Source information
A computed fold for a 72-nucleotide RNA from a marine sediment metagenome, annotated as transfer RNA. Rfam family: tRNA. Rfam classes the family as a transfer RNA. About the family: Transfer RNA (tRNA) molecules are approximately 80 nucleotides in length. Model confidence (mean pLDDT): 81 of 100.

RNA sequence: GCCCUUGUAGCUUAACGGAUAGAGCAUUGGUUUGCGGAACCGAAGAUACCAGUUCGAUUCUGGUCAAGGGCA
Numbered sequence: 001g002c003c004c005u006u007g008u009a010g011c012u013u014a015a016c017g018g019a020u021a022g023a024g025c026a027u028u029g030g031u032u033u034g035c036g037g038a039a040c041c042g043a044a045g046a047u048a049c050c051a052g053u054u055c056g057a058u059u060c061u062g063g064u065c066a067a068g069g070g071c072a
Stems, first nucleotide, its partner, number of pairs: 001071007010025004018055001027043005048064005
């Protein structure tokens, strides 16, 4: 330098082009407890970035960035 794959919450991850983007762990409020833990009921938190296609994009296309791999 060229090619391929991947990028979603603090972490691990779901989601035929159409639902309010779903869950587990973690965090946090409450109930419970002599205190904690466990359990139960809640809450907050995410589509790497910029454009394009489309009635509609996490999904398709292009570019940038980052990570991994292959070739030279």